[in-house]
Context: one part of a larger RNA
RNA sequence: CGAACGUUAGCGGCGCGCCUAACACAUGCAAGUCGAGCGAGAAAGUGGGGGCAACUCCAUGAGUAGAGCGGCGAACGGGUGAGUAAUGCAUGGGUAAUCUACCCUUGAGAUCGGGAUAACCUUCCGAAAGGAGGGCUAAUACCGGAUAAGACCACACAACUUUCGUUGCGGGGUUAAAGAUGGGGAUUCUUCGGAACCUAUCGCUUAUUGAUGAGCCCAUGUCCCAUCAGCUUGUUGGCGGGGUAACUGCCCACCAAGGCUAAGACGGGUAGCUGGUUUGAGAGGACGAUCAGCCACACUGGCACUGAAACACGGGCCAGACUCCUACGGGAGGCAGCAGUGGGGAAUCUUGCGCAAUGGGCGAAAGCCUGACGCAGCGACGCCGCGUGAGGGAAGAAGGUUUUCGGAUCGUAAACCUCUGUCGGAGGGGAAGAAAGUUCUUACGGCUAAUAUCCGUGAGAAUUGACGGUACCCUCAAAGGAAGCAUCGGCUAACUACGUGCCAGCAGCCGCGGUAAUACGUAGGAUGCAAACGUUGCUC
Numbered sequence: 001c002g003a004a005c006g007u008u009a010g011c012g013g014c015g016c017g018c019c020u021a022a023c024a025c026a027u028g029c030a031a032g033u034c035g036a037g038c039g040a041g042a043a044a045g046u047g048g049g050g051g052c053a054a055c056u057c058c059a060u061g062a063g064u065a066g067a068g069c070g071g072c073g074a075a076c077g078g079g080u081g082a083g084u085a086a087u088g089c090a091u092g093g094g095u096a097a098u099c100u101a102c103c104c105u106u107g108a109g110a111u112c113g114g115g116a117u118a119a120c121c122u123u124c125c126g127a128a129a130g131g132a133g134g135g136c137u138a139a140u141a142c143c144g145g146a147u148a149a150g151a152c153c154a155c156a157c158a159a160c161u162u163u164c165g166u167u168g169c170g171g172g173g174u175u176a177a178a179g180a181u182g183g184g185g186a187u188u189c190u191u192c193g194g195a196a197c198c199u200a201u202c203g204c205u206u207a208u209u210g211a212u213g214a215g216c217c218c219a220u221g222u223c224c225c226a227u228c229a230g231c232u233u234g235u236u237g238g239c240g241g242g243g244u245a246a247c248u249g250c251c252c253a254c255c256a257a258g259g260c261u262a263a264g265a266c267g268g269g270u271a272g273c274u275g276g277u278u279u280g281a282g283a284g285g286a287c288g289a290u291c292a293g294c295c296a297c298a299c300u301g302g303c304a305c306u307g308a309a310a311c312a313c314g315g316g317c318c319a320g321a322c323u324c325c326u327a328c329g330g331g332a333g334g335c336a337g338c339a340g341u342g343g344g345g346a347a348u349c350u351u352g353c354g355c356a357a358u359g360g361g362c363g364a365a366a367g368c369c370u371g372a373c374g375c376a377g378c379g380a381c382g383c384c385g386c387g388u389g390a391g392g393g394a395a396g397a398a399g400g401u402u403u404u405c406g407g408a409u410c411g412u413a414a415a416c417c418u419c420u421g422u423c424g425g426a427g428g429g430g431a432a433g434a435a436a437g438u439u440c441u442u443a444c445g446g447c448u449a450a451u452a453u454c455c456g457u458g459a460g461a462a463u464u465g466a467c468g469g470u471a472c473c474c475u476c477a478a479a480g481g482a483a484g485c486a487u488c489g490g491c492u493a494a495c496u497a498c499g500u501g502c503c504a505g506c507a508g509c510c511g512c513g514g515u516a517a518u519a520c521g522u523a524g525g526a527u528g529c530a531a532a533c534g535u536u537g538c539u540c
Stems, first nucleotide, its partner, number of pairs: 001537001003536005010386006016379002018344001023342003027339003032072003037069002045060006079297003088222008098214002103210001106207004111145004120135006150175004155170001157168004179202006187196003223269003230260003235257004240252003272294004276287004299320005322333004350376001352375003358372001359370004389419004399410004423481001425476005437463010484529005489510003495524005505512002
């Protein structure tokens, strides 16, 4: 140290957990949402009626479910590190060469019309996936006309400028839009439902300001090999065009013959980069797990479509490999999302709970979705904390080991006495905080023609917790359930006995062992660390 292996193992907190095959994947979930954009619209069940019965009709279920058109999102979030030595990254600049949905700011505007199409009904093809034809219908879907401040296009004139060009001014041309919901006294229309109209909110169009995000360009830095020394033809530059949001050989035609290179081009190898991590007194070295920023990728290769943004992990097309289904005609799929499986490997977890919080998408809102996230589970993988008892206790018991047989030592250690109760166990209680909100009622203020509605603020009431009956607290019993591992020749803290006899074995280096081995094996004792201790690997 993201470790592994061996022996051992009581509890808790906080972290971390496929470094190997970017190998292949069963199953479930991981991106939806809006009925306040739109037209349609079931069934079971229940109640009632008719009928001899089969059955049928009406109401409800319910404008619900599930589909469809349309809008927004799906380019975020999550994963991985294959590729990439510079199209990357880091730092600093530039963009008078650019774009930016939603959000913020400030103006202006929202007019008149039209034709379709899905759903649905129906005919047909197909094993399926799916598809073809006919008929009906709506919109904040689509199309046309009007208006055009602004924007864009070309032109004329003027000013500035070395030039490219910039600015001003003038008359032309092109280019917009959509409604929905709540409330409403008078007036008008009415199919008596309502509409016009007024008003509030949310939307729509165009322009503008900001914010945010992004594109592009430049400079400097960014591993090894010279046993890689020359490389290059869209190559280097110009002119004109095309293309792009935008500069540019980005692409094309023509013209010139350039451009790079020992300050290492070109080639080969290796590699995502950084903040950082680790080591070190520092300089420096090594590394780039977790967390954060950037980049690249999404079975392999290529391509575009939609869109503000993609050349798009859970979108599309083509080709390829692989897997699956098939009625053999043809189809389906992509875990480097979260779990999980096989495989590989010394080696790396649960097919868990919840949207309560934070954050995100949609929605006016209630809310729905969210394997992001919050939690729980497994693993001594790491760091940290706690415990395995405390005080007394010498007949220095028994026993072990050793002995010069006197003793020495294990050793206050044990027994025994007196206590305590952390952790674990049993029983009971049980949070604070994480909750902010949301709904209803009500007061005031704002908007308004309005004491409707709506919005804001305050008060009251109700209600929302996955974790979790968790943390924590109280009570009970009981020293009871909780210590190992390595080492002891020198380096290096710690020594004796027996066994073995260059055997068996040890070993990081020096070296031990051939009959008294402090070095092998065992025992007693000792030393060092301790829920760990050793070994191996890697780094300084």
Molecule: small-subunit ribosomal RNA, 5' domain
Organism: uncultured bacterium